[in-house]
Formats: sequence, structure tokens, C1' cells
RNA sequence: GCUGUUGUAGCUUAGUGGUAAAGCACUUGCUUGGUAAGUAAGAGAUCGAGGUUUCGAUUACCUCCAACAGCACCA
Repeated sequence: GCUGUUGUAGCUUAGUGGUAAAGCACUUGCUUGGUAAGUAAGAGAUCGAGGUUUCGAUUACCUCCAACAGCACCA
């Protein structure tokens, strides 16, 4: 440099053209002498950035950024 894959909450993942879900973690209540476990509730993500199409894009398309893998070249 080329090709491909990936990018969604603190972490790990799901998901769909119609204002996004789960587990763990976190906060609070109950429980306990106090923790842990259990249980109930809650907070938390402008879906990597920009643009195009569309009534509407996290989703389709284009460009860019980052990570990873492969290939090529130079040394």
C1' cells in the first nucleotide's frame, strides 16, 4: 500500500428502515448482628466520525478514523 472483518452502556454481547435489549458490574431498598448470596427497584449507550438516499437511517450506500487478520512491496 491492497483486501477482508469488527466498532452498540464500565465489561461481554444481542438486535431491527419507525426515538435500542440482555447478562455481569454500579446505586438504592428489603433481608442479615454485619458481609456474601438472594430479592425488588433504579441510573447508565447522540449505536466510531461525517455525508448520501429516504417521510424516517444505529440498520442501506459513500468517504474517513481506530483495532485485528491476510496478501504484496521495501529494508
Model confidence (mean pLDDT): 82 of 100. Transfer RNA from Alphaproteobacteria bacterium MarineAlpha5_Bin9, 75 nucleotides, folded computationally. It was read from a public genome assembly. It matches the Rfam family "tRNA". The family's RNA type in Rfam is transfer RNA. From the family's description: Transfer RNA (tRNA) molecules are approximately 80 nucleotides in length. Taxonomically the source falls in Alphaproteobacteria (Bacteria, Pseudomonadati, Pseudomonadota).